Model confidence (mean pLDDT): 81 of 100. Predicted 3D model of a 74-nucleotide RNA (transfer RNA) from a Chloroflexia bacterium. NCBI's taxonomy places the organism under Bacteria, Bacillati, Chloroflexota, Chloroflexia. It matches the Rfam family "tRNA". By type it is a transfer RNA.
RNA sequence: UGGGGUGUCGUCUAACGGUAGGACGCCUGUCUCUGGAACAGGUAGUUGGGGUUCGAAUCCCUGCACCCCAGCCA
Numbered sequence: 001u002g003g004g005g006u007g008u009c010g011u012c013u014a015a016c017g018g019u020a021g022g023a024c025g026c027c028u029g030u031c032u033c034u035g036g037a038a039c040a041g042g043u044a045g046u047u048g049g050g051g052u053u054c055g056a057a058u059c060c061c062u063g064c065a066c067c068c069c070a071g072c073c074a
Stems, first nucleotide, its partner, number of pairs: 001070007010024004018054001025043006047063005
């Protein structure tokens, strides 16, 4: 440099183009002598910009980061 792939709560993982959910973690409460466990509630996210659309995590364009393959220089 070229080709391909990936990017969603702190982590992992869902979501026909229909307005982002679950698990774990964390916080609070109940329970307990205390802690843990259990139960209830809460917490927080779509990689940036632009476009299409009534509506975009999803489709299109263009960046960024990471991974794989090939190549160039040394």